RNAcentral holds the sequence, with entries from ENA.
A computed fold for a 71-nucleotide RNA from a Polyangiaceae bacterium, annotated as transfer RNA.
Taxonomically the source falls in Polyangiaceae (Bacteria, Pseudomonadati, Myxococcota, Polyangiales).
Its Rfam family is "tRNA". It is annotated as a transfer RNA.
RNA sequence: GGGAUUGUAGCUCAAAAGGAGAGCCGCCGCCUUGCAAGCGGCAGAUGCGGGUGCGAGUCCCGCCGAUUCCA
Numbered sequence: 001g002g003g004a005u006u007g008u009a010g011c012u013c014a015a016a017a018g019g020a021g022a023g024c025c026g027c028c029g030c031c032u033u034g035c036a037a038g039c040g041g042c043a044g045a046u047g048c049g050g051g052u053g054c055g056a057g058u059c060c061c062g063c064c065g066a067u068u069c070c071a
Stems, first nucleotide, its partner, number of pairs: 001070007010024004019054001026042005047063005
């Protein structure tokens, strides 16, 4: 320098086909004499910048990071 894969919540992962969800963690409540467990609820995320589109994690372009292969 070139190719491939990849980047979503604090962590681990979904989102075949364009309209962001789960588990754990955290917080609140119920339960308990109290704690844990259990049950209910809440908060929390698309690497960055553009384009298309009513609408982009997804499609297109550029950039950045990670892993890997080639040189």